[in-house]
A computed fold for a 315-nucleotide part of an RNA from a Candidatus Thorarchaeota archaeon, annotated as large-subunit ribosomal RNA, domain VI. The RNAcentral record of the full RNA draws on ENA. Rfam family: Archaeal large subunit ribosomal RNA. Lineage of the source: Archaea > Promethearchaeati > Candidatus Thorarchaeota. The coordinates come from a structure-prediction model, not an experiment, and the mean pLDDT is 81.

Context: one part of a larger RNA
RNA sequence: UGUUGGAUGUUUGAUGGCAAGAUAAUGUUGGUACGAGAGGAACGCAUUGUCGCAGCCUAUGGUGUACCCAUUGUCCGGAAGGGCAGCGUGGGGUAGCUAAGCUGCAAUGGAUAACAGCUGAAUGCAUCUAAGCUGGAAGCCACACCAAAAAAGAAACAUCCACUUACUAGACAAUUGCUGCAAAGCAGCGUGGCACUGGUGACAGUGACGCGUGUCUGGAAACGAGGACUCUCGUAGAAGACGAGGUUAAUAGGGCGGGGGUGUAAGCACCGAGCUCCGGCGAGGUGUUCAGCUCACCGCUACUAAUGUCCGAGG
Repeated sequence: UGUUGGAUGUUUGAUGGCAAGAUAAUGUUGGUACGAGAGGAACGCAUUGUCGCAGCCUAUGGUGUACCCAUUGUCCGGAAGGGCAGCGUGGGGUAGCUAAGCUGCAAUGGAUAACAGCUGAAUGCAUCUAAGCUGGAAGCCACACCAAAAAAGAAACAUCCACUUACUAGACAAUUGCUGCAAAGCAGCGUGGCACUGGUGACAGUGACGCGUGUCUGGAAACGAGGACUCUCGUAGAAGACGAGGUUAAUAGGGCGGGGGUGUAAGCACCGAGCUCCGGCGAGGUGUUCAGCUCACCGCUACUAAUGUCCGAGG
């Protein structure tokens, strides 16, 4: 772009792909069948291993330059709190990622190959084959898994929107005037039948009533299901894409709480080996304190930031 109005969501599955499985042992069958004995199966069932593939992180571990603690040297005068030294080094460690860890990964059916057969002629017999029929493989097809409506016979289902509005220029045209804010009313014009009057008649006049007040082409707008860019992001991610959210809001950050990590902060009080210039100083310990610090997890809460713009079917 197409799929013959536009859109959103969910499917079908023609067709294509495919290694997603492969293999062994053990137990049982069974010391059975078989065999004089010696020996010694199989079908089936169950369990386990190895290789391969896929997924996952509850547990076991790894990592974890988020985080917590300890500690050496040095610097910021001391303390507190920090900088640098491979994250300085050491001890732990949530999420995430991960394996060595955990979970899963068929049987079956159909048509066949070699082969084994049935019935059976040509050829009165025989013959698995000529007609016909049966069995038969880790292989083939289906089943399973993956992609798939561009499958031009271009699918189906559900739902939503639309079948417009007014403006402007030109052409055609009988389609105009008055009152009124508007709705509408009156007249005019076009048109349709009806009634009455006149006329032999074609017809003419009058009256009430019905319908119409524009059409076509071009331009530029409005409305509009939905979509896109930008924006806040991550169950997603090389870029695109995908998914969540955008104030009628918990999308991210912040705050608060829960839960997790570390392991008991600073300050203060008491005790304190020892030192002392006799004034005090003092590593360390105990209490306050399952503290303090901290988080990628789970919630709550609009405090901060989610702004702005465009496209879009309308015959």